[in-house]
RNA sequence: CGAGUCGGCCGGGCGGCCGCGUGCGCGUCAGCGCCCGAGGAACGUCCGGGCUCCACAGGGCAGGGUGGUGGCUAACAGCCACCCGGGGCGACCCGCGGGACAGUGCCACAGAAAACAAACCGCCGCCCAGUGCGGUAAGGGUGAAAAGGUGGGGUAAGAGCCCACCAGCGGCGCGGGCGACCGCGUCGGCUAGGUAAACCCCACCCGGAGCAAGACCGAGCAGCAGGCGGAUGGCCCGUCCUCGCCUGCGGGUAGGUCGCUCGAGGCCGUCGGCAACGGCGGUCCUAGAUGGAUGGCCGCCGCCGCGCUCCCGGUGACGGGGCGCGGCACAGAACCCGGCGUACAGGCCGACUCGGCCG
Numbered sequence: 001c002g003a004g005u006c007g008g009c010c011g012g013g014c015g016g017c018c019g020c021g022u023g024c025g026c027g028u029c030a031g032c033g034c035c036c037g038a039g040g041a042a043c044g045u046c047c048g049g050g051c052u053c054c055a056c057a058g059g060g061c062a063g064g065g066u067g068g069u070g071g072c073u074a075a076c077a078g079c080c081a082c083c084c085g086g087g088g089c090g091a092c093c094c095g096c097g098g099g100a101c102a103g104u105g106c107c108a109c110a111g112a113a114a115a116c117a118a119a120c121c122g123c124c125g126c127c128c129a130g131u132g133c134g135g136u137a138a139g140g141g142u143g144a145a146a147a148g149g150u151g152g153g154g155u156a157a158g159a160g161c162c163c164a165c166c167a168g169c170g171g172c173g174c175g176g177g178c179g180a181c182c183g184c185g186u187c188g189g190c191u192a193g194g195u196a197a198a199c200c201c202c203a204c205c206c207g208g209a210g211c212a213a214g215a216c217c218g219a220g221c222a223g224c225a226g227g228c229g230g231a232u233g234g235c236c237c238g239u240c241c242u243c244g245c246c247u248g249c250g251g252g253u254a255g256g257u258c259g260c261u262c263g264a265g266g267c268c269g270u271c272g273g274c275a276a277c278g279g280c281g282g283u284c285c286u287a288g289a290u291g292g293a294u295g296g297c298c299g300c301c302g303c304c305g306c307g308c309u310c311c312c313g314g315u316g317a318c319g320g321g322g323c324g325c326g327g328c329a330c331a332g333a334a335c336c337c338g339g340c341g342u343a344c345a346g347g348c349c350g351a352c353u354c355g356g357c358c359g
C1' cells in the first nucleotide's frame, strides 16, 4: 500500500422567532417567568422477569416449551467459555447440536431396486435353444442417497465367502478433563442408509389474565330510612302524595386521584473471574402525556453527492481550493426492566489476518 476478519462508537452543531407538555414560582386570574422534555433501535411485540388481580392441599394425566457441556442471571429461546461437526490459506465464521439397535411412518423425480431388499444391461452355468430357467451386487446405468475401501486368495462367474491393512461401529481396560469429550491399548462380529422443524421416547421447565392490571374518592338520576308538610279523619295509628320539602344511607355510572417512574438504574474507580458477570466505594437523577406534548420557519457552519472548469500542484492519471445546485437516514415513548429480531444517509476508532514493496 492492497485485500479482508472481528469489536466498539457517533448518527448533525450554534443562534433567532413562533408554538406544545409536566413541574415550580408570581399573579390584578387575562396571563407571565424559569427548569426539564424520545431512541439506539423508543420499532416488531417474538421470548423472559418484576408488579397487580383472580385461581390454587398434594400427586399424576393431558397440553405447551427447552435440548452438546460447564458457568452467568431475577429469569430466558439470552450471554460467556469450552466440546463436537462444517467452511475459510488465515484472522475468523456457521450449526433448530438429546435419542434412528424401543416402536410406527415417510424418502419426490429418475431407477430393476429406497431397506426383514432388489436382477434393467452385463457376466457365468444349464436345457427342450427361447420373449427360457438358475446363479451373481464384482462392472455399467439411475439418483441427493445404492448396503465399507485397497490388495490377495477363492469361484463356472462372483460375493466379507476367507485373509491382511485401513476406515467405521460396539464392548472392556488405562490415562487426561468438573463435564461435553479426547488419547492409547485390546477384543468382537465383518458393516450398520437418511429423516424426530414426522409421530414417538428421554431429561428438565411451565397456573390464568394483563396498567383498559388494579386501588381509592365519587356527582346527577334510581332506591331505602327518618323528620316535617298536605289529604282522609273528631283524635291517634294506618293509608295516600302528578317527582311535596329536608336530612342521612347508598351499589354502580360520568368524572377525578393514585398506580407513574429511583430502578435487577446510569457513569467512574477498584477487587475477584479467561469471560459473561459479581462484590465494594464514589457520584448522578435524566419525559411521564391520557385523544395523548417533544413541532414549524429562517440564518450561519459541518458532512455527502453532482456540476462549473475559476485558481494551485503534477508530463499524465489525478489531488487540493473556490463557486452553484441538491441531500443529511431509520424511526418516534405510554407500567417498568433484561434479551432477541428487524430498519438505518453518512461517518469515526481500536485489535487482528493474508499478500506485495521498502528499510
Stems, first nucleotide, its partner, number of pairs: 001355010012301007020037002023034004039330001043341002046339005051210004063206005068082005083097001084095004098201002103199002105195003120140002122136005127130001148166006167191001169188008214258004223249006229241004265284008302328007310321004

Model confidence (mean pLDDT): 77 of 100.
This is a predicted structure of a 359-nucleotide RNA (Bacterial RNase P class A) from Actinomyces sp.
Rfam family: Bacterial RNase P class A. Rfam describes the family as follows. Ribonuclease P (RNase P) is a ubiquitous endoribonuclease, found in archaea, bacteria and eukarya as well as chloroplasts and mitochondria. Its best characterised activity is the generation of mature 5'-ends of tRNAs by cleaving the 5'-leader elements of precursor-tRNAs. Cellular RNase Ps are ribonucleoproteins. RNA from bacterial RNase Ps retains its catalytic activity in the absence of the protein subunit, i.e. it is a ribozyme.
RNAcentral holds the sequence, with entries from ENA.
A source record names the gene rnpB.